[in-house]
Context: one part of a larger RNA
RNA sequence: UGACGGGGGCCCGCACAAGCGGAGGAACAUGUGGUUUAAUUCGAUGAUACGCGAGGAACCUUACCCGGGCUCGAACGUGAGUGGAAUAUAGUGGAAACAUUAUAGCCAGCAAUGGCCGCUUACGAGGUGCUGCAUGGUUGUCGUCAGCUCGUGCCGUGAGGUGUCGGCUUAAGUGCCAUAACGAGCGCAACCCUUAUCAUUAGUUGCCAGCGGGUAAUGCCGGGGACUCUAAUGAAACUGCCAGCGUAAGCUGUGAGGAAGGCGGGGAUGACGUCAAAUCAGCACGGCCCUUACGUCCGGGGCUACACACGUGUUACAAUGGAUGGUACAGAGGGCAGCUACACCGCGAGGUGAUGCUAAUCUCCAAAGCCAUUCUCAGUUCGGAUCGGAGUCUGCAACUCGACUCCGUGAAGCUGGAUUCGCUAGUAAUCGCAUAUCAGCCACGAUGCGGUGAAUACGUUCCCGGGCCUUGUACA
Repeated sequence: UGACGGGGGCCCGCACAAGCGGAGGAACAUGUGGUUUAAUUCGAUGAUACGCGAGGAACCUUACCCGGGCUCGAACGUGAGUGGAAUAUAGUGGAAACAUUAUAGCCAGCAAUGGCCGCUUACGAGGUGCUGCAUGGUUGUCGUCAGCUCGUGCCGUGAGGUGUCGGCUUAAGUGCCAUAACGAGCGCAACCCUUAUCAUUAGUUGCCAGCGGGUAAUGCCGGGGACUCUAAUGAAACUGCCAGCGUAAGCUGUGAGGAAGGCGGGGAUGACGUCAAAUCAGCACGGCCCUUACGUCCGGGGCUACACACGUGUUACAAUGGAUGGUACAGAGGGCAGCUACACCGCGAGGUGAUGCUAAUCUCCAAAGCCAUUCUCAGUUCGGAUCGGAGUCUGCAACUCGACUCCGUGAAGCUGGAUUCGCUAGUAAUCGCAUAUCAGCCACGAUGCGGUGAAUACGUUCCCGGGCCUUGUACA
């Protein structure tokens, strides 16, 4: 100087407390461990692995296993030789890859030759093989915590200290005062995006107040720019004003005004560093290793196994509910080998026809809610696992191993031990919708979007993590 302490002081955080809803019990989904296997490819492992890489494992993917092939090789470049335009079609063997046979076909240029393709040969190949403890780049975490440093000066023999400490204050090393320090940098804040209000500009595909026309009905039409909205510019919030406290910074207020008040809400943004943290399988790259194989092509299998254990979820155990009928209201996204109105067929998944839309124009498109009726506390009209049968769709192909529909079947489960997780407001809880990936989908996942919409916080003694000062130390 640090680090540590079941030392001290001050302070903060859904850290505790106060509340609400979960997990831990059940079934299923998914990931992991273990076991099994020819293979169950590899990586990730306290917090910071385990619905993680994977934002799509039937083939492909695919890296694994078995079997069958190739060796200039699946792709690209260069040189030499050789043959032929390119290419198309058909046959045989085969699971395919591949091997092999036949037919047709003959570019530009006078020519040399060139373009393109095949074969031979020589170079460069190729490797998801190893090392993340050789690395770059990127990422997680402490932590959006308030810290981490420098120049000059001063102090100290020196390591170092000071500044950065003290008092007050702040979300903040934020600021004020004081001061052997005076300044500065990276962080904080602000500048950026979005949301909440208003104004101006602009009105199509959006809107419809007033005027006119029209319909069974609808901004449907003429028209209009008022309103909503769209999208560009600007205004607006700064403790600016008032009162109290305070030297000041600032704090308090049922204050005024205001759409918004003291950081208005949310996002992006992550200092010096820590964990030899993660990644050589995204990519790049040093070294090592393989080269008729550790490269590469194909068929099939596996990654989906199953005495078991754990994590994360979904659905429930019901009446604040289930079922049936009627009825209302979003936002954000997507759409041409696409989204599909509408009509008909089918109980349905869906099919057939047909129309609009390269989209503020057409379309995908809500559910909880509300109004009725029914069930009456039961393993039930709760719950839906599992299994049997019949189908639909995608795709070369649904046996291993797809999703969905209908009929039947109707398991466990009556609120879950110790323990444990999330959340402070448009939040939790609850309800649906969309998208990426994608032929299809094992999505109950992920990322967004809106609808309905709470309870509680006395307080900081205690648990956990962190910051500053100080103290002890046989630790570095």
The part of an RNA shown here (small-subunit ribosomal RNA, 3' major domain) has 476 nucleotides and comes from a Holophagaceae bacterium. Its mean pLDDT, the model's own confidence on a scale to 100, is 82. It matches the Rfam family "Bacterial small subunit ribosomal RNA". Gene Ontology terms of the family: ribosome and structural constituent of ribosome.